Small-subunit ribosomal RNA, central domain from an uncultured prokaryote, 348 nucleotides, folded computationally. The RNAcentral record of the full RNA draws on ENA. The coordinates come from a structure-prediction model, not an experiment, and the mean pLDDT is 85.
[in-house]
Context: one part of a larger RNA
RNA sequence: CUGGGCGUAAAGCGCGCGUAGGCGGUUAGAUCAGUCAGAUGUGAAAGCCCUGGGCUCAACCUGGGAACUGCAGCUGAUACUGUCUGACUAGAGUACAGAAGAGGGAGAGUGGAAUUCCAUGUGUAGCGGUGAAAUGCGUAGAUAUAUGGAGGAAUACCAGUGGCGAAGGCGGCCUCCUGGCUCAAUACUGACGCUGAGGUGCGAAAGCGUGGGGAGCAAACAGGAUUAGAUACCCUGGUAGUCCACGCCGUAAACGAUGUCAACUAGCCGGGAGUCUUAGUAUUCUUAGUGGCGAAGCUAACGCGAUAAGUUGACCGCCUGGGGAGUACGGUCGCAAGAUUAAAACUC
Numbered sequence: 001c002u003g004g005g006c007g008u009a010a011a012g013c014g015c016g017c018g019u020a021g022g023c024g025g026u027u028a029g030a031u032c033a034g035u036c037a038g039a040u041g042u043g044a045a046a047g048c049c050c051u052g053g054g055c056u057c058a059a060c061c062u063g064g065g066a067a068c069u070g071c072a073g074c075u076g077a078u079a080c081u082g083u084c085u086g087a088c089u090a091g092a093g094u095a096c097a098g099a100a101g102a103g104g105g106a107g108a109g110u111g112g113a114a115u116u117c118c119a120u121g122u123g124u125a126g127c128g129g130u131g132a133a134a135u136g137c138g139u140a141g142a143u144a145u146a147u148g149g150a151g152g153a154a155u156a157c158c159a160g161u162g163g164c165g166a167a168g169g170c171g172g173c174c175u176c177c178u179g180g181c182u183c184a185a186u187a188c189u190g191a192c193g194c195u196g197a198g199g200u201g202c203g204a205a206a207g208c209g210u211g212g213g214g215a216g217c218a219a220a221c222a223g224g225a226u227u228a229g230a231u232a233c234c235c236u237g238g239u240a241g242u243c244c245a246c247g248c249c250g251u252a253a254a255c256g257a258u259g260u261c262a263a264c265u266a267g268c269c270g271g272g273a274g275u276c277u278u279a280g281u282a283u284u285c286u287u288a289g290u291g292g293c294g295a296a297g298c299u300a301a302c303g304c305g306a307u308a309a310g311u312u313g314a315c316c317g318c319c320u321g322g323g324g325a326g327u328a329c330g331g332u333c334g335c336a337a338g339a340u341u342a343a344a345a346c347u348c
């Protein structure tokens, strides 16, 4: 390079936005750049191939032909692609009126339950913990119980293979700001679209920097047990951290281990949203989302099956035996931890 692939065998970037590029709906006309046809010129000789000839044959030498799949301008063709001009509405988008939602941000907004601590009252000898114990707490009055107060964090029930979000993720209530989705009828714009190398933004947890905060939990650490030992599992404590603000980090089994977009291909059952009267054993869903089972088909099998891993198209990313190794070196980024890009020798 040509292929074959990417749910689980190697392989889908964690997820968006978007530049270049690639690809692109219906229709009329123009053009003839791509495309196709024809003839012309050129495509040195040698070589290769075909066919003759000469060395006794062959190698070798030599005549002729074919080929040189290319390039150039010329003459034509005009379906398709491109370009230009005009039109269209099925893609895409906008407006008007509604619906659902833990979507995001802010609040010197707020509620109740619980844990802990403090004060006071009652009350007396235990409490706590375990497989059993001990460390620990307690006559300086604990545990228990009642009242009051402080503070931080999380929001039981509702709660649901329920909802929302591109992903990460999002859950008490209220207010403000704000993104997206969706439904019905109509009007409008008129291909404005899809993908997307680089780029850029977002991105759990842990970790880092500065300043706060600190109830509970809890790496490290200490002690008690267990054990042959026990740098663990169990218990008593306990600091970073977990929380907030700002700034970094940029990784995860970031998973549906399944890139995005579009079209087409049996059904059945849930759930979701709506409608109406009799509030239910009713009814609608063309559309959008969320689950289960399955036709055809696919698959090595497992399984997938209109939310495809089926049948196709567009574009991107990635893989190419195991180990060495996601390592070394170099580059870039980072305060650091490290991240990213990414080999080879050698070996089986």
Stems, first nucleotide, its partner, number of pairs: 003320004007302002012316001014202004021195003025088007033081002035077004040072003049065006091192001092189004098182001103178005109173002111155001116150007126137002163170002207248006216242002221237004259315006267293004272285004276280001297304002321348003330341004